[in-house]
RNA sequence: GAUGAACGCUAGCUACAGGCUUAACACAUGCAAGUCGAGGGGCAUCAGGGAUUAGCAAUAAUCUGCUGGCGACCGGCGCACGGGUGAGUAACACGUAUCCAACCUUCCUUUAACUCGGGGAUAGCCUUUCGAAAGAAAGAUUAAUACCCGAUAAUAUAAGCUAACCUCCUGGUUUACUUAUUAAAGAAUUUCGGUUAUCGAUGGGGAUGCGUUCCAUUAGGCAGUUGGCGGGGUAACGGCCCACCAAACCUUCGAUGGAUAGGGGUUCUGAGAGGAAGGUCCCCCACACUGGAACUGAGACACGGUCCAGACUCCUACGGGAGGCAGCAGUGAGGAAUAUUGGUCAAUGGACGCAAGUCUGAACCAGCCAAGUAGCGUGAAGGAUGACUGCCCUAUGGGUUGUAAACUUCUUUUAUAUGGGAAUAAAACGCUCCACGUGUGGAGCUUUGUAUGUACCAUUAUGAAUAAGCAUCGGCUAACUCCGUGCCAGCAGCCGCGGUAAUACGGAGGAUGCGAGCGUUAUCCGGAUUUAUUGGGUUUAAAGGGAGCGUAGGUGGAUUGAUAAGUCAGCCUGUGAAAGUUUGCGGCUCAACCGUAAAAUUGCAGUUGAUACUGUCAGUCUUGAGUACAGUAGAGGUUAGCGGAAUUCGUGGUGUAGCGGUGAAAUGCUUAGAUAUCACGAAGAACUCCAAUUGCGAAGGCAGCUGACUAGACUGUAACUGACACUGAGGCUCGAAAGUGUGGGUAUCAAACAGGAUUAGAUACCCUGGUAGUCCACACAGUAAACGAUGAAUACUCGCUGUUUGCGAUAUACAGUAAGCGGCCAAGCGAAAGCGUUAAGUAUUCCACCUGGGGAGUACGCCGGCAACGGUGAAACUCAAAGGAAUUGACGGGGGCCCGCACAAGCGGAGGAACAUGUGGUUUAAUUCGAUGAUACGCGAGGAACCUUACCCGGGCUUAAAUUGCAAAUGAAUACUCUGGAAACAGGGUAGCCGCAAGGCAUUUGUGAAGGUGCUGCAUGGUUGUCGUCAGCUCGUGCCGUGAGGUGUCGGCUUAAGUGCCAUAACGAGCGCAACCCUCAUCUUUAGUUACUAACAGGUCAUGCUGAGGACUCUAAAGAGACUGCCGUCGUAAGAUGUGAGGAAGGUGGGGAUGACGUCAAAUCAGCACGGCCCUUACGUCCGGGGCUACACACGUGUUACAAUGGGAGGUACAACAGGCAGCUACACGGCGACGUGAUGCUAAUCCCCAAAACCUCUCUCAGUUCGGAUUGGAGUCUGCAACUCGACUCCAUGAAGCUGGAUUCGCUAGUAAUCGCGCAUCAGCCACGGCGCGGUGAAUACGUUCCCGGGCCUUGUACACACCGCCCGUCAAGCCAUGAAAGCCGGGGGUACCUGAAGUACGUAACCGCAAGGAGCGUCCUAGGGUAAAACUGGUAAUUGGGGCU
Repeated sequence: GAUGAACGCUAGCUACAGGCUUAACACAUGCAAGUCGAGGGGCAUCAGGGAUUAGCAAUAAUCUGCUGGCGACCGGCGCACGGGUGAGUAACACGUAUCCAACCUUCCUUUAACUCGGGGAUAGCCUUUCGAAAGAAAGAUUAAUACCCGAUAAUAUAAGCUAACCUCCUGGUUUACUUAUUAAAGAAUUUCGGUUAUCGAUGGGGAUGCGUUCCAUUAGGCAGUUGGCGGGGUAACGGCCCACCAAACCUUCGAUGGAUAGGGGUUCUGAGAGGAAGGUCCCCCACACUGGAACUGAGACACGGUCCAGACUCCUACGGGAGGCAGCAGUGAGGAAUAUUGGUCAAUGGACGCAAGUCUGAACCAGCCAAGUAGCGUGAAGGAUGACUGCCCUAUGGGUUGUAAACUUCUUUUAUAUGGGAAUAAAACGCUCCACGUGUGGAGCUUUGUAUGUACCAUUAUGAAUAAGCAUCGGCUAACUCCGUGCCAGCAGCCGCGGUAAUACGGAGGAUGCGAGCGUUAUCCGGAUUUAUUGGGUUUAAAGGGAGCGUAGGUGGAUUGAUAAGUCAGCCUGUGAAAGUUUGCGGCUCAACCGUAAAAUUGCAGUUGAUACUGUCAGUCUUGAGUACAGUAGAGGUUAGCGGAAUUCGUGGUGUAGCGGUGAAAUGCUUAGAUAUCACGAAGAACUCCAAUUGCGAAGGCAGCUGACUAGACUGUAACUGACACUGAGGCUCGAAAGUGUGGGUAUCAAACAGGAUUAGAUACCCUGGUAGUCCACACAGUAAACGAUGAAUACUCGCUGUUUGCGAUAUACAGUAAGCGGCCAAGCGAAAGCGUUAAGUAUUCCACCUGGGGAGUACGCCGGCAACGGUGAAACUCAAAGGAAUUGACGGGGGCCCGCACAAGCGGAGGAACAUGUGGUUUAAUUCGAUGAUACGCGAGGAACCUUACCCGGGCUUAAAUUGCAAAUGAAUACUCUGGAAACAGGGUAGCCGCAAGGCAUUUGUGAAGGUGCUGCAUGGUUGUCGUCAGCUCGUGCCGUGAGGUGUCGGCUUAAGUGCCAUAACGAGCGCAACCCUCAUCUUUAGUUACUAACAGGUCAUGCUGAGGACUCUAAAGAGACUGCCGUCGUAAGAUGUGAGGAAGGUGGGGAUGACGUCAAAUCAGCACGGCCCUUACGUCCGGGGCUACACACGUGUUACAAUGGGAGGUACAACAGGCAGCUACACGGCGACGUGAUGCUAAUCCCCAAAACCUCUCUCAGUUCGGAUUGGAGUCUGCAACUCGACUCCAUGAAGCUGGAUUCGCUAGUAAUCGCGCAUCAGCCACGGCGCGGUGAAUACGUUCCCGGGCCUUGUACACACCGCCCGUCAAGCCAUGAAAGCCGGGGGUACCUGAAGUACGUAACCGCAAGGAGCGUCCUAGGGUAAAACUGGUAAUUGGGGCU
């Protein structure tokens, strides 16, 4: 885009066209084919006339065919048309073209001739009989345009025969003559008929070429089959039928069989080529309940005829009969689904008739249905305060609905009503007239309308009045927000959406699209170059046969001539029906629709030409191909013989305890003498070095040496043939390894198997053994990643380089040339990787193969095979991917380079003990919460007795404990105090306002506004940890690539470093590194108080105590200094190196701060902030008490120890960073002590806190101790409202575990580890052994980078990308689905054989009938149908069973 559509929601009108796609299922009822009296006998019925009777009229009855007419009957014509349907049919059925010299044709038409004389029946009517009916029978009688006889007769038919001409085979046409045979009908009144022959027309019959679906898992079919001769039959040809003879005929160019199907004009789609369809309309065919058959007739084997058989329905008196809607309506059924039991013959057409006319469900009209196409309308113009309200959204300002409405002006299609009102009618009949050729033509008048009072018209009326929905809004795809929901409910064409902020679900508002329709479903074409003729591919995506030979077929070198089959051209010719399509013009108001004309119908056939190309025929040629001759190389093949080394075995010798095997072992062999070694012997198999990117072969494949036989290739010569060629469906042959059969052989090795190991297991990898097999002969099998994943052949298209074998003329050179085997590249090709004269380039020819993944190379069938198996080779079902090449990452028990207290080398620890502290777990009313590998666990917490506090119990408050704005009221605020109570709080008492004013202060009330350590760190900000102080992470421009991306950033050297240098399609730049900053180490300058004191002076028991000094130390500001700068060596340079120099310091001088792009949805909503959700007499808030401190246990981090490098006692020295007024405290006194009392200095370089280890001396002597100090008892001190739960410290007493710590594990490279003490923050006090700082004493070791861990760069593989904590395979368990097999059971169609056999044609025929013609009856052949039998084919179903798919 389309449809004969259906379904959902909705619906105003008109025109045109359409309407059982399913059950060719069954049908009630009515109608659909009759007509002619001008063929006939007649007269049942109707009308008219006449006669008679009832006295007449009226009326009635009877008679009369007399007239109009006419039921039934005889006869003629029609009923074979029109109308319906698509079951069958794969066929001369249809389409197209040709032919009939092989045919028929009623009515119509042309021409010619004729129509004479006779005859006998029969229906009807009448009578009788049978039957329920349908109907039948008998008798008598009668007519014809019914029937029969005779006459006449040819351009008829048949036979014989004459002549001429023609041709497509048999033959045909014309013509002369002879013989035989065959006709007729009248009616009526001036026409219609009849007969014979004939031209034509129309309609039909037959033959042939070409075209017309799928399956080869249908490959052979066929006996009247193929042909002939002779007959029969037919309108006619013909095995159409029959007798005989022959054995043919069809078929891979698809026979036979199966499945499906009416064919065409045309319709839909498409740029076209095509693909799909065949409803309406037209042509043809076939059919008429199913099957068979003939009759009549011009025509039928007959839709509304006959006979028979079958199924079904109906009537019946049970004896017997009737019927056929796939005609029009209509009914039932089926179905998602398809209409009225309408009107009229007015028109068009048909039948009959002289005609009037009759009949006509053909036809024309109307009715129903949005089922289609087209047209019209549902109002138009103006109208902003962008109105109000509502819905919706919001940043609360507003926005949107929205010019929409209201309102103003206008119109009246449509609707309703009124009035008028067609065309379609042309002719014919009849009447009148005219002409002539006397039955034709012309003129005038008259009559006839279903639809229809319809279309249409109105300067008639009314009045916006009567008329809008459907789908969608994540992308494709035009159109976005809110609420609800919370992987639920649901959506979905594909991708996909939904797990608490859904533009995707549902609703709403708004928007978009189309519009009397809009969506959905179904089907077809397109997009799809996704079956590729136009117009695809096959190295790796699906796809080259394993290889060759070769048949059919396809294709084919140069040249000459002929021909004209293909081809081309011309128009010339015919045909290609009409409708349809396209175009012009025209008619309905327009359009759809219709009319008319043209084009087109690309086809087929004929004809006339052309002859380049192809074909065919004839001739010639040599370059393709082959032959010959001369050479060359080779693991080419088959067969026979020979050879040495090795292996195993056997015999003998020597010799002694192990051998063998492995990562390590064991099984195994061995004192019965192994292994080892020497000699001899036996057997079988394989051929070291040479050896190569080598050579040969069609492929598989081929390797010791020699011989025989044999095949191919190459080179050279150019003698011979003269296109002999290429490819190759089927076919044939070859075809690794494993395997199979028979017979040999069997040394090694070695599936299966056994044992030993390994392992969680180990039906494996490893070891010891070991059978088929491995080898030979013959036969089978026929597959491989049979690979160059690349079919064969030919030609053409830049180069460089290696190698093998030839060639000339002499060559181990060089160059050339030919044939191979390789490497690298240009153009070109390719998705890229890559290929590239050995093409995957450019072309030609032929073959094979592919068409999403899985199911599946499976099932079934067939073929082959001894078997194993091989070849051929589906479908159901299922998924939205599977796949290729390349890119960036990540990963690897891949590789290379490098680094780090990463290992190693060392020192000291942890893990064992006790205690401290944190965590888990458990417990509890509560043990608040968070942190959980590294990157939680002396962490948030740098101070939990109350408070803190968030938890629990209990008691209180509710605009609140706090912050306040505004307003009103009150007058206090505040201080003291009483009662109850655990307190909060509740209830009282006493005193009591300030300011000139504005107002201030407090309480209460109202209002606006609280509060939440409640949830979500996966909604967030901010901050932080970690990789990691690792050296990385990027950008601009350029260049490369189809692109993702790459390059830069790679490579070499170097560095702590992407730090530099060199190189370089890159050149630069940014964030990181480094440097800049702080601190320590040296010096200089400046400045000297509270610090310092060398010189001078004073003074003390003593002291920088004092004057003084600015030298020193120190303090704190500014500078200097270090840069591989200098030297040697190495190096292109960068740089490296040296017990280098100098220097306080040397190669980043030590330490710190500083943390790139990013990763971990890492941590934190409980520090703070913040979106959303939740609570509001409580999840808020106040108070008292309790808890966070529990305790079987487990873990982390620490402290103290286990002792002599030590403990205890005494003596004696030396710091730094800090801190200090609710503070640090000298000094004195008291106390054993914690501490207390008194008192002094210091708001600090001024005063105070203030050292320990070390050193000296004494003691202890290896013990659970003079080590160790837990625990417990007693007595105290201090802080604080308070020390029970639950503080620290002191003294006395007690004196536990512990004697250096398993697996494992941590820190540290120099002023470091270790060890010793000191200070500070928090803080009333302190559970601090923690954290952050300070100084004192002060080591050991680093060979080195193999390994462990982490990281960086390069490279490689990848089926990973949530990125190896990835991905993913198979069994098993469960559910569902389709499918294969299956004992059986139930069908189906077709065929074969036999039996039976209706009707009927034809043929035959003694008895019966008839005067006869003939008939009846009987028989024969064929046959529908029925029955029986055995097979084959093909479906359905089935216990059970096999695999497959999805979850």
A computed fold for a 1447-nucleotide RNA from an uncultured bacterium, annotated as small-subunit ribosomal RNA. The sequence is in RNAcentral, with records from ENA and SILVA. The coordinates come from a structure-prediction model, not an experiment, and the mean pLDDT is 82. Rfam family: Bacterial small subunit ribosomal RNA.